[in-house]
RNA sequence: CCUGCCGGACGGGCAGCCGCCCGAAAGGGAGGAAAGUCCGGUCUCCGCAGGGCAGCGUGCCGGCUAACAGCCGGGGAGGCGCUCUCAAAGGGCGUCUCACGGAAAGUGCCACAGAAAACAUACCGCCGAAGGGGCCGCAAGGUCCCAGGCAAGGGUGAAAAGGUGCGGUAAGAGCGCACCGCGGCCGCAGUAAUGCGGCCGGCAGGGCAAACCCCACGCGGAGCAAGACCAAAUAGGGGAGGAUGGAGUGGCCCGCUCCGCUACGACUCCCGGGUAGGUCGCUAGAGCCGUCCAGCAAUGGGCGGCCCAGAUGAAUGGCUGCCGCCCCGCCUCGGCGGGGUACAGAAACCGGCUUACAGUCCGGCAGACUCU
Numbered sequence: 001c002c003u004g005c006c007g008g009a010c011g012g013g014c015a016g017c018c019g020c021c022c023g024a025a026a027g028g029g030a031g032g033a034a035a036g037u038c039c040g041g042u043c044u045c046c047g048c049a050g051g052g053c054a055g056c057g058u059g060c061c062g063g064c065u066a067a068c069a070g071c072c073g074g075g076g077a078g079g080c081g082c083u084c085u086c087a088a089a090g091g092g093c094g095u096c097u098c099a100c101g102g103a104a105a106g107u108g109c110c111a112c113a114g115a116a117a118a119c120a121u122a123c124c125g126c127c128g129a130a131g132g133g134g135c136c137g138c139a140a141g142g143u144c145c146c147a148g149g150c151a152a153g154g155g156u157g158a159a160a161a162g163g164u165g166c167g168g169u170a171a172g173a174g175c176g177c178a179c180c181g182c183g184g185c186c187g188c189a190g191u192a193a194u195g196c197g198g199c200c201g202g203c204a205g206g207g208c209a210a211a212c213c214c215c216a217c218g219c220g221g222a223g224c225a226a227g228a229c230c231a232a233a234u235a236g237g238g239g240a241g242g243a244u245g246g247a248g249u250g251g252c253c254c255g256c257u258c259c260g261c262u263a264c265g266a267c268u269c270c271c272g273g274g275u276a277g278g279u280c281g282c283u284a285g286a287g288c289c290g291u292c293c294a295g296c297a298a299u300g301g302g303c304g305g306c307c308c309a310g311a312u313g314a315a316u317g318g319c320u321g322c323c324g325c326c327c328c329g330c331c332u333c334g335g336c337g338g339g340g341u342a343c344a345g346a347a348a349c350c351g352g353c354u355u356a357c358a359g360u361c362c363g364g365c366a367g368a369c370u371c372u
């Protein structure tokens, strides 16, 4: 210097004029995501949620945290790139991904294809030594078939009862052996996940738990339109007072009529509930900045400083000038002209995750080239 990748930070600046919200004033006034509302909490009410069942969620190990499905560190598995190596195997470096507990508890499923998808099986194939038969042959034997043996090879499939090699055999096969793999036991290292090594066993074991299930842990529900308080007009409810005629309506009384009793009823005052409206909740907090300490880190602690939106049709804006930044063109190499400047926008608050984003800056790792 180039290429690739990873991590972090920023998210235009200044001035003038006119405005908006909060506040007595001084002063303050969008974000890294204010977004999606996916996860976890604070807070509030219902309620008493203690145990169990059901349901839902989480799931390698250790740590952090108020909590989490988050974060940090570690382990394991896998993909890609580079590199060591003649090459393979294997190792190293960088980077990305992982719902990564249990399939030797049980149940279930595994389309199509295929002989067979799991108490294994045999389509093609191989063998047919030992056994039986036919034919040829004097015989040795040859050949064909059967019973039977095998699972190496082919074929199917996402997946076929370990892999490679040597031996072995009629052909084969963990049948035997070596290494790898697997299981058990032991030792060492590590808090652990796990790793390394030794011995034993020819060797149980197909896959799926993002199928039921088992194991461990967690979870009551609804949400600031939570919830609390103040409180009109009108209508209706309750109480008290109360006018007058015995007029009206209802009941005692199935129908009609009369009588009687009884209730209601104008108006005035008081009480209480709800609505409109208003106030609180409401922004000083798992807060921000700086610094030191502990820790690999996430994070925690100490000290000092700071106060930083609280609206409710809902403010945080508009215009102008100058300067930035990026792109294109011209060109006298220093300017000129044109274009662009994103995503988005609080509504109780906080911690995460995810998604969107013009254009920049910083750091790190790997590789290639050049110079010393």
Stems, first nucleotide, its partner, number of pairs: 002367009012323007020029003031343001035354002038352005043223004055219005060074005075100001076098009101214002106212002108208003123154002125150003131146006162180006181203001182201008227280004237271005248264005287306008324341007
Bacterial RNase P class A from a Solibacteraceae bacterium, 372 nucleotides, folded computationally. It was read from a public genome assembly, where an Rfam model found it. Its mean pLDDT, the model's own confidence on a scale to 100, is 77. Its Rfam family is "Bacterial RNase P class A". By type it is a ribozyme. Taxonomically the source falls in Solibacteraceae (Bacteria, Pseudomonadati, Acidobacteriota, Bryobacterales).